Two RNAs folded together computationally: RNase P RNA and transfer RNA, 488 nucleotides in total. Rfam match: Bacterial RNase P class A. By type it is a ribozyme. The prediction has a mean pLDDT of 78.
[in-house]
RNA sequence: CAAGUUGGCUGAGUGAUCGCGGUUGGCACUUAGGUGUUCAACUGAGGAAAGUCCGCACUCCACAGAGCAUGGUGCCGGCUAACGGCCGGGCGGGGUAACCCGACGGAAAGUGCAACAGAGAGGUAUAUUGCCAGCGAUUGCCAGGCAACGAAUGUUGCCUAGGCAUUCGCCGGUGAGGGUGAAACGGCGGUGUAAGAGACCACCGGCAGCGGCCGAAAUGUCGCUGGCCAGGCAAACCCCACCAGGAGCAAGACCAAGCAGGGCGAAGGGGCUGCUCGUCCCAUUUGACGUCUGGGUAGGUCGCGCGAGGGUGUUAGCAAUAACACUCCCAGAUAGAUGAUCACUGCGCUUGCAAUGCAAGGUGCUUGCUGCGUAAGCGGCACAGAAUGCGGCUUAUAGGCUGGCUUGACAG
RNA sequence: GGGCCGAUAGCUCAGCCGGUAGAGCAACGGCCUUUUAAGCCGAUGGUCCUGGGUUCGAGUCCCAGUCGGCCCACCA
Numbered sequence: 001c002a003a004g005u006u007g008g009c010u011g012a013g014u015g016a017u018c019g020c021g022g023u024u025g026g027c028a029c030u031u032a033g034g035u036g037u038u039c040a041a042c043u044g045a046g047g048a049a050a051g052u053c054c055g056c057a058c059u060c061c062a063c064a065g066a067g068c069a070u071g072g073u074g075c076c077g078g079c080u081a082a083c084g085g086c087c088g089g090g091c092g093g094g095g096u097a098a099c100c101c102g103a104c105g106g107a108a109a110g111u112g113c114a115a116c117a118g119a120g121a122g123g124u125a126u127a128u129u130g131c132c133a134g135c136g137a138u139u140g141c142c143a144g145g146c147a148a149c150g151a152a153u154g155u156u157g158c159c160u161a162g163g164c165a166u167u168c169g170c171c172g173g174u175g176a177g178g179g180u181g182a183a184a185c186g187g188c189g190g191u192g193u194a195a196g197a198g199a200c201c202a203c204c205g206g207c208a209g210c211g212g213c214c215g216a217a218a219u220g221u222c223g224c225u226g227g228c229c230a231g232g233c234a235a236a237c238c239c240c241a242c243c244a245g246g247a248g249c250a251a252g253a254c255c256a257a258g259c260a261g262g263g264c265g266a267a268g269g270g271g272c273u274g275c276u277c278g279u280c281c282c283a284u285u286u287g288a289c290g291u292c293u294g295g296g297u298a299g300g301u302c303g304c305g306c307g308a309g310g311g312u313g314u315u316a317g318c319a320a321u322a323a324c325a326c327u328c329c330c331a332g333a334u335a336g337a338u339g340a341u342c343a344c345u346g347c348g349c350u351u352g353c354a355a356u357g358c359a360a361g362g363u364g365c366u367u368g369c370u371g372c373g374u375a376a377g378c379g380g381c382a383c384a385g386a387a388u389g390c391g392g393c394u395u396a397u398a399g400g401c402u403g404g405c406u407u408g409a410c411a412g
Numbered sequence: 413g414g415g416c417c418g419a420u421a422g423c424u425c426a427g428c429c430g431g432u433a434g435a436g437c438a439a440c441g442g443c444c445u446u447u448u449a450a451g452c453c454g455a456u457g458g459u460c461c462u463g464g465g466u467u468c469g470a471g472u473c474c475c476a477g478u479c480g481g482c483c484c485a486c487c488a
Base pairs, nucleotide, nucleotide: 001408002407003406004405005404006403007402008401009400010399012345013344014343015342016341017340018339020044021043022042023041024040025039026037027036028035029034046383050394051393053392054391055390056389057388058248059247060246061245065277066276067275068274070244071243072242073241074240075089076088077087078086079085090104091102092101093100094099105239106238110237111236112233113232129177130174131173132172134170135169136168137167139165140164141163142162143160144159145158146157147156148155149154186204187203189201190200191199205229207226208225209224210223211222212221213220252302253301254300255299261293262292263291264290265289268282269281270280295487296486297485309328310327311326312325313324314323315322316321346381347379348378349377350376351375352374353373357369358368359367360366361365413484414483415482416481417480418479419478422437423436424435425434431468440454441453442452443451461477462476463475464474465473
């Protein structure tokens, strides 16, 4: 310098004028609660406020209980209020590397699935082709015998419980080879056999058990023994371990205003989303509760922001994080405030002029590309926007700043 | 604000425990009819909302997103 990889920060700025929400103080009104205000000060969106995917706080449901069902999580350890989050480690995969990715318990508990193709798809399975033994037939050659011909070497024909080989059929052995498939029951060499095969043996791979060593553990490593080998899918049922009661701020508490109840079911019911138990409460015909229909109000206060809070520093820890000290107060609207205009700066785009560099022609330059800079115009300028709060994850996001690391090239 | 569903042919919907997706209507061609309708026969028509993952294989299982729809106030 180039390419890459990984973390952190930022998310237009300044000023003027006008406007909106909130808090506090003043003033005015009000019996009070409180209300108003052309008064003053302070303050007013985000890294995701989003999706609502997890986990909590908080509130009510019965005091929040037990078991089953159901749902979730899933290598090990740590952090945390908790988590499916984060940190560290292990294992596996990708990359030259930095680094990245992984729903990563169990398939030698059980059940199930595997289309098409293929002989066979998991059963101590299967046999189309192939290889091989036996039996029968067939053809050829050889051997032997007999007969005919011939002077003879011999030739021809026929026969055989004979030998070797070819082809076909039957019956059997085999799983080594070919072939199918995403996947075919360890690999390789030998022994063995009619041919073969973990049938047997050595080595290698993998698995299980036991033991040693490093480690807190997952795991790693070494040794011995074993049986020849155990396939895939659990984001199929399932098994194992752990976790979870339900609903949600339209939860819920209070005040004000106003109205009208009725039908049906009903002995049990009370949101414990399903079942059983247990316990408390409300009911049992003047009927809890459920359901259908109808009526009234659409007003106010609280919940609601001092909090698992922010910033700085120190200490402990590899880190996530925790502890301590100092310091700061930082939105709370309710149809929903956080905005508008102007000026300057920044950024982006367009156009004019145009430095520099490159290429082609050419030699008192021309054309094309590049576009430092400068002027004018345009764009209020990424994604988006609180609604009980908090911790995460995920998704969207123009541009800018910055730290670490890796690889390559060149120079010293 | 909170909770819950759905998306498959032009339309309305099936598709269970994963194995290469159907039904009805419409549209198209033919037959019938003087013609139309009805009827009969035939063929066509699919980004299974999108992207990723698990699996040999995904409409189906898992994750993320997009679009559409439904319900929830209080009082007596």